[in-house]
This record gives sequence, C1' cells and structure tokens, in this order.
RNA sequence: UUUAUAGAUAGAGGUGCAUUUUUUAUAAGUCACUUGAGGAAGGGUAACGGGCCCCACGAACUUAAGUAAAAGGGAAAAAUGCCGAAGGUAACGGGUGCCGUUUCACCCGGUAUCUGGUUGACCGGUUAAUAGCCUUUCAACUGUCGCUAUGGCGGAGAGCUAUCGGUAUG
Repeated sequence: UUUAUAGAUAGAGGUGCAUUUUUUAUAAGUCACUUGAGGAAGGGUAACGGGCCCCACGAACUUAAGUAAAAGGGAAAAAUGCCGAAGGUAACGGGUGCCGUUUCACCCGGUAUCUGGUUGACCGGUUAAUAGCCUUUCAACUGUCGCUAUGGCGGAGAGCUAUCGGUAUG
C1' cells in the first nucleotide's frame, strides 16, 4: 500500500420519524341524567353460562321538554428523543375487561418477516366522519450503492459516507 473480514466513533436523506405538554374545532345537542305522556315485563354487565344490580313504588321501547358531557382521532405551537428513525403482518407469552371459557376488545413484551424516504391516486380496512391513520397496487419526485451503450437499468437500511484502529492476504 491492495484486497477480504469483523469492530468502534461521527454523520447524510427532508413537507424526515416518533413521543409528551398546552390551546383549540369536531365528536354533539350525541351518551347520560331529570320531569311528563304512552307502554306492560323484562333489562344491565363484550358473547355464552354463573354471580351481582335495577324493575308492578312500573323494565325494555317510543315520544315531548330541560340540563348537558367525555375519550379516541384532527389542527397549531413548544419541548424531547432520534435516522429501522418508525410503521405493517403473523404466531407466541403476559395483563385488563365481576368469575369461568373456546370467543371478542384493548394494552405490553420480545421473535420472525415486509417496507430506503416523501407526495398523489384506485380498491379495501378502521373511525361519528368525506377528516386522519393502515395496507396492496400504480405513478412521480428524491437519497444511496452498483452496472452502463451516458439513454438509462438494477439492488436494498444487517444499507451508504467519513475517520480510527484489529486480523488475514498479495
């Protein structure tokens, strides 16, 4: 000094990612509560069973009047942590929902696998929602490495760039 291989440190992509707090619109004149009228035996607790509670001093349900929310999700600002930041899917383990249970919903954990990032569009899912979010597909832009006929094509973040120094090899 070349090549290969593993390591440490620091960085880049940009409408970059995630979290928290405050304010605020929506949720909604909805849920719920009170009163009146009708009604006439059931109702509530995710489903089933059990238990508990309410109910002829009138349940469910319908209707009129009055009072009147909240959570999740959104927007803005600020702060914090970062660049597999983060997100999705699957099964597994754990927890919560009065008890049990195959089920259902929510939360946590790592494992495996997929996605470089952003924007837009169709279908689908979620949601009160046409907002927002998630996924497949497609298109555009963009960063990175490789190839190149310089027109472009291809790969993936376990990547790429810079520095340090270790091992092996020419």